[in-house]
Context: one part of a larger RNA
Molecule: large-subunit ribosomal RNA, domain IV
Organism: Nanobdellati archaeon
RNA sequence: CCGAGUCUAAGGAAUUCAGCAAAUUAGCUCCGUACCUUCGGUAUAAGGAGUGUCUAUAGCCUUAUUUUUAAUAAGAACUGUAGAUUUCAAUGUCAAGGGGGGUCCGACUGUUUAGUAAAAACAUAGCUGACUGCUAGUCCGUAAGGAUUUGUACAGUCAGUGACUCCUGCCCAGUGCCAGUAAGUGAAAUUCGGGUUCAACCGAUAUAAACUCUGGUAAACGGCGGUCGUAACUAUGACGAUCUUAAGGUAGCGUAAUCCCUUGUCGAUUAAUUGUCGACCUGCUUCAAUGGAGUAACGAGAUCCCCACUGUCUUAGACUGGAACCUG
Numbered sequence: 001c002c003g004a005g006u007c008u009a010a011g012g013a014a015u016u017c018a019g020c021a022a023a024u025u026a027g028c029u030c031c032g033u034a035c036c037u038u039c040g041g042u043a044u045a046a047g048g049a050g051u052g053u054c055u056a057u058a059g060c061c062u063u064a065u066u067u068u069u070a071a072u073a074a075g076a077a078c079u080g081u082a083g084a085u086u087u088c089a090a091u092g093u094c095a096a097g098g099g100g101g102g103u104c105c106g107a108c109u110g111u112u113u114a115g116u117a118a119a120a121a122c123a124u125a126g127c128u129g130a131c132u133g134c135u136a137g138u139c140c141g142u143a144a145g146g147a148u149u150u151g152u153a154c155a156g157u158c159a160g161u162g163a164c165u166c167c168u169g170c171c172c173a174g175u176g177c178c179a180g181u182a183a184g185u186g187a188a189a190u191u192c193g194g195g196u197u198c199a200a201c202c203g204a205u206a207u208a209a210a211c212u213c214u215g216g217u218a219a220a221c222g223g224c225g226g227u228c229g230u231a232a233c234u235a236u237g238a239c240g241a242u243c244u245u246a247a248g249g250u251a252g253c254g255u256a257a258u259c260c261c262u263u264g265u266c267g268a269u270u271a272a273u274u275g276u277c278g279a280c281c282u283g284c285u286u287c288a289a290u291g292g293a294g295u296a297a298c299g300a301g302a303u304c305c306c307c308a309c310u311g312u313c314u315u316a317g318a319c320u321g322g323a324a325c326c327u328g
Base pairs, nucleotide, nucleotide: 002322004320005319006318007317008316010314011313014312019309027051028050029049030048031047036041038163052085053084054083055082056081057080058079059078061075062074063073064072065071066070086090098307099306100305101304102303103302104301105299106298110122111121126161127160128159129158130157131156132155137148138147139146140145164294165293166292167291169224170223171222174221175220176217177216178215179214180213183212184211185210191204192203193202194201225243226242227241228240229239252286253283264280265279266278267277268276269275
């Protein structure tokens, strides 16, 4: 020097991408406990006090005896009260939560990349849609046959969303699906005709699905504009005109896990902040079960701040037992 530990003056995150690592806290009893909330929780919230041993006594319990509604004697553990006593220190070792606040995501418990990812991914209860009346529908199999099922629509299968609360706007032109259909298109077989006879072959006729056509359907796949002008300062534009579409993005939310410009602007936080939080909206490219916006509880999730604490650091040092190394 390496790796595993112990301790450290003063400071206490100045370290660092980041308090990573370490430290702090810790059991039990008593007191006390906020915001928020789905009234269950949050909560061991936070915060504070106590804790050994001995003696006495009260309670409780057990056993024995007797004058058996009771009394007396003895006693393990526990609880309460009072007094005494030892140490620097009484959960004296071991064992044994650091805490609080804000935001994002996912409701939660759960599941996952056996061997680089445990998550915001998957699942989930709940919600919605589609198919299906049982010789069903869906799936496996060429079939026989089998599963769902010895079930029967309060059931089963498939698909999407994902507790709960408030909600879920407009568009059926395109693609898909469903239904309908006078007419048109529409293969072969069939029928008829041609092919000097037969055949190949040619033409006509006829017609299923399908397509054209008509209608429905967006919690189906999906989509949801531009230009110009306008109010008695200016600015803005409730309003108007025009082009145009199937319809022109509603409620919400918004520099966002989505914002290029961008370290946007303002406020809070800091001595100082490309951070975080709260607002604003000019949304490059938000937006409603491809769910939108909130949300208590929960999370080895992401991020910011504060208290406590510390060798993370200022800045290193000492020690313990190892490995390596040196000497024999």